[in-house]
RNA sequence: UGGGGAAUUGUGUAAUGGCAGCACGAAUGGCUCUGAACCAUUUAGUAGGGGUUCGAAUCCCUUUUCCCCAA
Numbered sequence: 001u002g003g004g005g006a007a008u009u010g011u012g013u014a015a016u017g018g019c020a021g022c023a024c025g026a027a028u029g030g031c032u033c034u035g036a037a038c039c040a041u042u043u044a045g046u047a048g049g050g051g052u053u054c055g056a057a058u059c060c061c062u063u064u065u066c067c068c069c070a071a
Base pairs, nucleotide, nucleotide: 001070002069003068004067005066006065007064010024011023012022013021018054025043026042027041028040029039030038047063048062049061050060051059
């Protein structure tokens, strides 16, 4: 420099263009003599900007960061 891929709650990971889920974690309460386990409730997210569309995590353009390949 060229090509390809990735970015989603604290972490990991889903999501035919149509309500953003799940697991773990965290908080509160229950249970218990105490704790663990278990049960209930809650918590928090689509990398930035723009476009297409009735509707975008998803499609298009661009920027940023990271990974891989070639030179």
Notes: Transfer RNA from a Thermoguttaceae bacterium, 71 nucleotides, folded computationally. Taxonomically the source falls in Thermoguttaceae (Bacteria, Planctomycetota, Planctomycetia, Pirellulales). Rfam family: tRNA. The family's RNA type in Rfam is transfer RNA. Gene Ontology term of the family: triplet codon-amino acid adaptor activity. Its mean pLDDT, the model's own confidence on a scale to 100, is 80. It was read from a public genome assembly.